[in-house]
RNA sequence: ACAAACCUUCGGGGCAGGGUGCAAUUCCCGAUCGGUGGUACAGCCCACGAGCAACGUAGGAAUGACUAAAUCGUUACUACGAAGCAUGAUCCGGUGGAACUCCGGAGCCGACAGUAACAGUCUGGAUAGAAGAAGGUCAGG
Repeated sequence: ACAAACCUUCGGGGCAGGGUGCAAUUCCCGAUCGGUGGUACAGCCCACGAGCAACGUAGGAAUGACUAAAUCGUUACUACGAAGCAUGAUCCGGUGGAACUCCGGAGCCGACAGUAACAGUCUGGAUAGAAGAAGGUCAGG
């Protein structure tokens, strides 16, 4: 240093101040934030993650098969898995061997449900889950 398998821990930030209004952290002025892997250091280059989900497996329930049991079917529900669907936004100049990533400048974007009024920033699913990250066991050699 070393594969597969298994285990543990970790794993998202943000409307100050003001305007209108019966009512807005949702509109307007303004403020503010930037997950994970790759690559010259990236919200806007490539890829992944939160939503929905046919279908599959398991479970108990109801119900049907002349039906008490067993068995099989059907229906909705719960848990886990999941084909697939949906999924935003950048240019210019400089340095350099190399940067849509650095430096300078000017822009742009942001799931779903809820709301006394339209939300990246409030509330909620979520004390959940994920991309993944770190460590450990196996371990003898």
Overview:
Predicted 3D model of a 141-nucleotide RNA (FMN riboswitch aptamer (RFN element)) from a Chloroflexota bacterium. NCBI's taxonomy places the organism under Bacteria, Bacillati, Chloroflexota. It matches the Rfam family "FMN riboswitch aptamer (RFN element)". About the family: The RFN element is a highly conserved domain that is found frequently in the 5'-untranslated regions of prokaryotic mRNAs that encode for flavin mononucleotide (FMN) biosynthesis and transport proteins. Its family is annotated with FMN binding in the Gene Ontology.